[in-house]
RNA sequence: ACCCGCGCUACGGGAGACGCUGUCGUUAACAGGCAGGGCCGAAGGAGCAACCGCCCUCGGAAACUCUCAGGCAAAAUGGACCGUAGCCGGCCA
Numbered sequence: 001a002c003c004c005g006c007g008c009u010a011c012g013g014g015a016g017a018c019g020c021u022g023u024c025g026u027u028a029a030c031a032g033g034c035a036g037g038g039c040c041g042a043a044g045g046a047g048c049a050a051c052c053g054c055c056c057u058c059g060g061a062a063a064c065u066c067u068c069a070g071g072c073a074a075a076a077u078g079g080a081c082c083g084u085a086g087c088c089g090g091c092c093a
Base pairs, nucleotide, nucleotide: 003090004089005088007087008086009085010084011083012082013081018037020036021035022034023033024032038072039071040070044068045066046065047064051060052059053058
């Protein structure tokens, strides 16, 4: 150098779901607060499964499941994950 990762940073891509109802307020029109019900899963969290470790009654474990949290016009924000580059660490030469 290559390869690897509990990693970190930057850039790019990045979905889903009520412009619902009532009320308050406000505006040219929207947006917004509160309440009610309806929904979404890809921050986080939780649960179990294949599987793995162990040989067990235990532990780890998903983009599956649950929706506690979060989110549901556009925009903004956020966003698992993917790509590129760099940093850090590991292994080998």